[in-house]
Context: one part of a larger RNA
RNA sequence: CGUAGGAGAUUUGAGAGGAGCUGUCCUUAGUACGAGAGGACCGGGAUGGACAAAGCUCUGGUGUACCAGUUGUGCCGCCAGGUGCAAUGCUGGGUAGCUAUCUUUGGAAGGGAUAACCGCUGAAAGCAUCUAAGCGGGAAGCCCCCCUCAAGAUGAGAUCUCCCUGGGGAAACCCCUGAAGACUCCUUCGAGACGAGGAGGUAGAUAGGCUGAAGGUGGAAGUCUGGCAACAGAUGGAGCUGAUCAGUCCUAAUCAGUCGUGAGG
Numbered sequence: 001c002g003u004a005g006g007a008g009a010u011u012u013g014a015g016a017g018g019a020g021c022u023g024u025c026c027u028u029a030g031u032a033c034g035a036g037a038g039g040a041c042c043g044g045g046a047u048g049g050a051c052a053a054a055g056c057u058c059u060g061g062u063g064u065a066c067c068a069g070u071u072g073u074g075c076c077g078c079c080a081g082g083u084g085c086a087a088u089g090c091u092g093g094g095u096a097g098c099u100a101u102c103u104u105u106g107g108a109a110g111g112g113a114u115a116a117c118c119g120c121u122g123a124a125a126g127c128a129u130c131u132a133a134g135c136g137g138g139a140a141g142c143c144c145c146c147c148u149c150a151a152g153a154u155g156a157g158a159u160c161u162c163c164c165u166g167g168g169g170a171a172a173c174c175c176c177u178g179a180a181g182a183c184u185c186c187u188u189c190g191a192g193a194c195g196a197g198g199a200g201g202u203a204g205a206u207a208g209g210c211u212g213a214a215g216g217u218g219g220a221a222g223u224c225u226g227g228c229a230a231c232a233g234a235u236g237g238a239g240c241u242g243a244u245c246a247g248u249c250c251u252a253a254u255c256a257g258u259c260g261u262g263a264g265g
Stems, first nucleotide, its partner, number of pairs: 001152001005163007015149004021049007033038001051106005059100004066093005071086006110144003117137004164264001166175003176262001181259004185201005206252003209248005215241003222235005
């Protein structure tokens, strides 16, 4: 820009892409077959490999904004308690998120038309013949079925809902009006390079804060008791706590502006 008014939703599916793999074991059955050795088709069940998608409940990894221990040194006047630097100083753990070696799921089943091939009926050619007319069966392959995209499919589809019913003029144009809805802007996110997309903007829980909870760490400081002391015990599953989950308008989403018209060849 188009899709013959504008807008918000929900869709159909022409078409396109993806996927398509396979082992072993048990059973049928030591059956059919075979002198024996050996040893099935068909059907049923179990469990793997590789590959793929999704996910973080489990198992782990990471987790330099969480907790603890600890060395050297500087500083906070000293003790105590802290803090800076030393690769995050080093070490032990670890929430969210991300992640695989972890978890779940997938290939299936089914339908149609077929290939080689196997047939039925059957003439030409009194026989025979799957073929000439006609009719069946038959593949991991083909078309559907499964997953994803998809109406710029210009052949531009469909459904639902919402919105606009002024004036003057010969015309140019002027006055009035500015809907539904969208955007700017702002708070942001399991969305993201930026655009975009999602949730919100006071008629509000969108983010931060606060409160509570979960999870993590692992027993804070202070005080008391015991011990000469190092230290131990009690107060007390304590104190601290990033991303998690709730609640709560305390803070910030204020105010506002722009586009889009007036019934549609």

Overview: Predicted 3D model of a 265-nucleotide part of an RNA (large-subunit ribosomal RNA, domain VI) from Sulfidibacter corallicola. The source organism's lineage runs through Bacteria, Pseudomonadati, Acidobacteriota, Acanthopleuribacteraceae and Sulfidibacter. The full RNA is in RNAcentral, with records from ENA and Rfam.